[in-house]
RNA sequence: GAUCAUGGCUCAGAUUGAACGCUGGCGGCAGGCCUAACACAUGCAAGUCGAGCGGAAACGAUGGAAGCUUGCUUCUAGGCGUCGAGCGGCGGACGGGUGAGUAAUGCGCAGGAAUUUGCCCAGCAGUGGGGGAUAGCCCGGAGAAAUCCGGUAAUACCGCAUAUACCCUACGGGGGAAAGAGGGCCUCUCCUUGGAAGCUCUUGCUGUUGGAUGAGCCUGCGUCGGAUUAGCUAGUUGGUAAGGUAAUGGCUUACCAAGGCAACGAUCAGUAGCUGGUCUGAGAGGAUGAUCAGCCACACUGGAACUGAGACACGGUCCAGACUCCUACGGGAGGCAGCAGUGGGGAAUAUUGGACAAUGGGGGCAACCCUGAUCCAGCCAUGCCGCGUGUGUGAAGAAGGCCUUAGGGUUGUAAAGCACUUUCAGUAGGGAGGAAAAGUUAGUCGUUAAUAUCGGCUAACCCUGACGUUACCUACAGAAGAAGCACCGGCAAACUCCGUGCCAGCAGCCGCGGUAAUACGGAGGGUGCAAGCGUUAAUCGGAAUUACUGGGCGUAAAGGGUACGUAGGCGGUUAGAUAAGUUGGAUGUGAAAGCCCUGGGCUCAACCUAGGAACUGCAUUCAAAACUGUCUAACUAGAGUGUAUAAGAGGUUAGCGGAAUUCCAGGUGUAGCAGUGAAAUGCGUAGAUAUCUGGAGGAACAUCAGUGGCGAAGGCGACCUUCUGGGCUGACACUGACGCUCAUGUACGAAAGCGUGGGGAGCAAACAGUAUUAGAUACCCUGGUAGUCCACGCCGUAAACGAUGUCAACUAGCUGUUGGGAGGAUCUGCCUCUUAGUAGCGCAGCUAACGCGAUAAGUAGACCGCCUGGGGAGUACGGCCGCAAGGCUAAAACUCAAAUGAAUUGACGGGGGCCCGCACAAGCGGUGGAGCAUGUGGUUUAAUUCGAUGCAACGCGAAGAACCUUACCUACCCUUGACAUCCAGAGAAUCUGUUAGAGAUAGAAUAGUGCCUUCGGGAGCGCAGUGACAGGUGCUGCAUGGCUGUCGUCAGCUCGUGUCGUGAGAUGUUGGGUUAAGUCCCGUAACGAGCGCAACCCUUGUCCUUAUUUGCCAGCACUUCGGGUGGGAACUCUAAGGAGACUGCCGGUGAUAAACCGGAGGAAGGUGGGGACGACGUCAAGUCAUCAUGGCCCUUACGACCAGGGCUACACACGUGCUACAAUGGAGCGUACAGAGGGUUGCCAAGCCGCAAGGUGGAGCUAAUCCCGAAAAACGCUUCGUAGUCCGGAUUGGAGUCUGCAACUCGACUCCAUGAAGUCGGAAUCGCUAGUAAUCGCGAAUCAGAAUGUCGCGGUGAAUACGUUCCCGGGCCUUGUACCCACCGCCC
Repeated sequence: GAUCAUGGCUCAGAUUGAACGCUGGCGGCAGGCCUAACACAUGCAAGUCGAGCGGAAACGAUGGAAGCUUGCUUCUAGGCGUCGAGCGGCGGACGGGUGAGUAAUGCGCAGGAAUUUGCCCAGCAGUGGGGGAUAGCCCGGAGAAAUCCGGUAAUACCGCAUAUACCCUACGGGGGAAAGAGGGCCUCUCCUUGGAAGCUCUUGCUGUUGGAUGAGCCUGCGUCGGAUUAGCUAGUUGGUAAGGUAAUGGCUUACCAAGGCAACGAUCAGUAGCUGGUCUGAGAGGAUGAUCAGCCACACUGGAACUGAGACACGGUCCAGACUCCUACGGGAGGCAGCAGUGGGGAAUAUUGGACAAUGGGGGCAACCCUGAUCCAGCCAUGCCGCGUGUGUGAAGAAGGCCUUAGGGUUGUAAAGCACUUUCAGUAGGGAGGAAAAGUUAGUCGUUAAUAUCGGCUAACCCUGACGUUACCUACAGAAGAAGCACCGGCAAACUCCGUGCCAGCAGCCGCGGUAAUACGGAGGGUGCAAGCGUUAAUCGGAAUUACUGGGCGUAAAGGGUACGUAGGCGGUUAGAUAAGUUGGAUGUGAAAGCCCUGGGCUCAACCUAGGAACUGCAUUCAAAACUGUCUAACUAGAGUGUAUAAGAGGUUAGCGGAAUUCCAGGUGUAGCAGUGAAAUGCGUAGAUAUCUGGAGGAACAUCAGUGGCGAAGGCGACCUUCUGGGCUGACACUGACGCUCAUGUACGAAAGCGUGGGGAGCAAACAGUAUUAGAUACCCUGGUAGUCCACGCCGUAAACGAUGUCAACUAGCUGUUGGGAGGAUCUGCCUCUUAGUAGCGCAGCUAACGCGAUAAGUAGACCGCCUGGGGAGUACGGCCGCAAGGCUAAAACUCAAAUGAAUUGACGGGGGCCCGCACAAGCGGUGGAGCAUGUGGUUUAAUUCGAUGCAACGCGAAGAACCUUACCUACCCUUGACAUCCAGAGAAUCUGUUAGAGAUAGAAUAGUGCCUUCGGGAGCGCAGUGACAGGUGCUGCAUGGCUGUCGUCAGCUCGUGUCGUGAGAUGUUGGGUUAAGUCCCGUAACGAGCGCAACCCUUGUCCUUAUUUGCCAGCACUUCGGGUGGGAACUCUAAGGAGACUGCCGGUGAUAAACCGGAGGAAGGUGGGGACGACGUCAAGUCAUCAUGGCCCUUACGACCAGGGCUACACACGUGCUACAAUGGAGCGUACAGAGGGUUGCCAAGCCGCAAGGUGGAGCUAAUCCCGAAAAACGCUUCGUAGUCCGGAUUGGAGUCUGCAACUCGACUCCAUGAAGUCGGAAUCGCUAGUAAUCGCGAAUCAGAAUGUCGCGGUGAAUACGUUCCCGGGCCUUGUACCCACCGCCC
């Protein structure tokens, strides 16, 4: 990296009283301060009744009077309509607002009894007679004002009478009401215009009963989280008596008792109005409580009562407080959480609108009045729903845009054009419904004596609309007025270009951006929604990540250390009873609205409306009796007791034994002992260690000893003893469910540690010292104190682990072992069965896998404990425990997008096994020291062009920099260009010398008029011109192709099918042998195959055939003695083709294999030697400067020409080489023997000149013919004699030669002279295994010249390899891993 699992984070859906950004055509229906229960200017929101009363301030009409300005003013009449203020009645307890408080005096559901209820309905009874005040008004006084102080009416107030009922009662009795008003009539009585009494109608009033409605009270159940809140309570709990209330009650008081609540969570602190419902969800649930509806609570804050049927009262009163306002400082006024509106707060929420037309409310007999309730309108895309922004046709596939492989593609039938339509908006006209009533008139019915009145019904008439320019309909004109927003890397539908260059920015998560960004910004195109679209916030979902439905705990988070045991939970068999749970039916209730279904109404829909269903609940009642519960009676299979036997390191107590260590005393004895990787500290001549004898003391118990035993766990080990617990087994007897589990609790609980007192041999934290080390507060060593031991008391924790709670049931086998029992046998030993333990495999099953598997992690059950991402943290704070150390309980802020388990492929390991390689070892020769050559770094410079940088850069690109090369620098100079194609013009091309200049170049001059032709012209060449373009060794090797290096000529790398595994993957390719080799054989859930290995290719080694010149010469002949010539074709060689080598043969080993070992033959033997040939891949290895090429950049220059300079610099460092340091040598003379190459711009012979480099010369050769060309080491002789030398040759001076236009910077060579360092090289390091190393020379490429480099060639020609422990590299298997950018990792 990939996989499976665990586990968190994130997204896609739906929703909202929303807000913000961009945009915005119309309509319908809804909704609109979630924040400051913050403060409020202004207006309105509760009045009404003259048919209760005294009355008349205002207005109007009418009559009268006066004045005049002739239609006004004043006066007058409560006579009329009416009516301010006041008394009185009813209503201000409703309606409207808000959610501060309240976890229960609340709410929801279901019940209850000890109450009250104005107005309303029904019934019964009554409504008789008196009295005294007080507002207003008027007058006076005080005062700024509010207001206060002194003379009248009532349906106001107070009695008297009456009392059916009602209340109290000791049953004798006692108490206790009222109000009138408005119409009509004169039948009866009195005065008689008419009225009074009276009658009658209506409406009040009083008492009371019943109802309806409303309200109060009580009970049960349900109703948020916190135990890091565990105890709370004194009127507290109950009783008796009294008081109080509409009523029960400690509601209050006195007395008596001592209760009451609480782990099923009291008390305390936090948060919160509750519900129908709403949102989400498959559901169960979760979240929520806006609008609408029910209940509650509140009305500036706190308290209190009054009135009243009802309040402890939003627009009433009183007191206190805060705040605001007025004041003449004496005092007063106020309460928008009513509707609008203002300030403030805030991300944020509307008009100081119209009307009582409708619905409802208050008052009234009524008309009517009041009503910010309500109905409407206004504002706002805040939401839901509907409609529109056109429709058809239209290919030259227009233009433009964008992309492009330059062909085209796309935008796109889209547009334009043509033909239509007119919804909505606009203008104009018409025009429903919401209206029913009330009133007036008439008729009729009831009431009544009545044709009054009043009420009901019918008919006609009249009249009532805020909305409203309503809905709706019609006409007109014209495509006319009407589309945006977000997204396009994956999740998740939709892709390209340009800009930018870890910048700017994006981002819900993963993540994107460092010069080719589908992720940033813009554009084109596309996708999705659409009058909206996105973002943010919030809720549910996905999330089975709290699991009731529906999860887990061996290793991922998670079994309490163990047992006993209380509450609780669960519980064997049979029968009966009961009916609490359970099941079924019925009844009541579960408000309406909402959801759902079916209809209906707005053109549809949203919306409205009717009915149904539902409301999964609660209560009452009837029934059933299987199961659970309870009760009764029994049973024995669970559990227990008795009895008998055997096993055991089970516990406890008191004794006792031997070995060993140490110490002490004594003897012997002498120089060391001890310790370690090696040492030292330490002990020892004052006698150690060693050894012998005796003694002291403490601790632990070798062998037996065992995946043996016992115990609940911790744990328990010499022997004997005291006391004692538990388990097993066998046969019988007894009890009769007595059981299982267990929160809180109690007990036990390793080691270390603590307290007190003992003990202390050995060991040994701390400490001291010696070492080790860079350091060494360690490991190792020498000492050594607590402690370890005993008694008593604390502590209460461990990887207290089987990382696996306890109990009981069921579910294949096999093997070992411990204790007991039974049977059999061939009877010491063996076999079989059974039971209780304890181990190893293993089927089914389970598990993510590993694994577990009757001792379950299987299948079901009972109960307890625990878990919910990683870190912070088992920490802080609080509490409890402890002498302390500390323990138990146990968070949050903040932070990350992971953390984790198991298994897989690799890589790695100072893990293991096997194997290989000049890898080590064994050898030979070097490098590193010197001088020089060459390359690199560094430095320097105008420039020292560029690249290559561990192995795998550094005598590398470069097979060759004086100019050129050349890319660099300086100066000069050109701009279609030094080079290519095209266009048009004029000219043959071209040659020669000359002037200026460093040259490029420029000027002037001369020579020359060519070739083809169809006579039009054409080809070639140079010149100047125009632009398309050329040009770039400029950048990017991390955009690339190609080529190359490296691991590595290592033996590996893969595939198909099959099989195994949930899967990644495995198998094959592993194993046993063998090989140089995954080479081959055998085995084998694998069978086959491919790329590699090997072979095929070239070369070399032997032979044969063919061929015979320029090569060769055995035999023959000639010869100037040279294969020179004739000739030959044998040999060598040459170059074509063949043969040959295959473990083929023999023996042995091996498994009768592969193969290996030895041998024969053979020129060659096990790949004969060498070369070419390099698997899948790795290193973003190297190269944009060989070449090619994408992109970017320059274009009078980053292009081109030219001169000079530079690449050759030089305190220094490194690599690769050459030459040496010498006698296996130097020097001199002489004499041999190669191979492979090259040659016409060439190799150059003989001869001659020069000391030499070389010059001259010109024969031969296009080469098996001629030339380069002398091979050198070697060999023979001579000399030198260990020295800075007859070694070594650097450096320098002088003189030359050659090449070349030109040797100054900067060539090579020669001669003469000079004669430096260097006497074999520190640490370290390189090459090589046979024709190899070492050593010797020769040739070639490049090249005018210039090798110590490179590539080749031959000559001479060794040493060593025991072996694989170690170093380095590699291959295979295996193991561990927290690595996978892979140990140059990760991590603290």

This is a predicted structure of a 1388-nucleotide RNA (small-subunit ribosomal RNA) from an uncultured prokaryote. Model confidence (mean pLDDT): 85 of 100. The RNAcentral record of the sequence draws on ENA.